This is a predicted structure of a 71-nucleotide RNA (transfer RNA) from a Candidatus Uhrbacteria bacterium. The prediction has a mean pLDDT of 83. Rfam family: tRNA. It is annotated as a transfer RNA. Rfam's curators write: Transfer RNA (tRNA) molecules are approximately 80 nucleotides in length. RNAcentral holds the sequence, with entries from ENA. The source organism's lineage runs through Bacteria, Bacteria candidate phyla and Candidatus Uhriibacteriota.
RNA sequence: GCGGGUAUUGCAUAACGGUAGUGCGCCAGCUUGCCAAGUUGGAAGCGGGAGUUCGACUCUCCCUACCCGCA
Numbered sequence: 001g002c003g004g005g006u007a008u009u010g011c012a013u014a015a016c017g018g019u020a021g022u023g024c025g026c027c028a029g030c031u032u033g034c035c036a037a038g039u040u041g042g043a044a045g046c047g048g049g050a051g052u053u054c055g056a057c058u059c060u061c062c063c064u065a066c067c068c069g070c071a
Stems, first nucleotide, its partner, number of pairs: 001070007010024004018054001026042005047063005
């Protein structure tokens, strides 16, 4: 230099155009003599910018970071 991949909450991981879920963790209620466990509820997320579309995590382009391959 060229090509490919990945980027989602504190961590891990789904969703493939129409509300962003799940597990663990965190907070609160119930339960318990206390803790743990159980149960119910809650907070918190789409790497950045532009475009297409009625509508974008999702499609297109650019940028950034990381990973892999080629030279």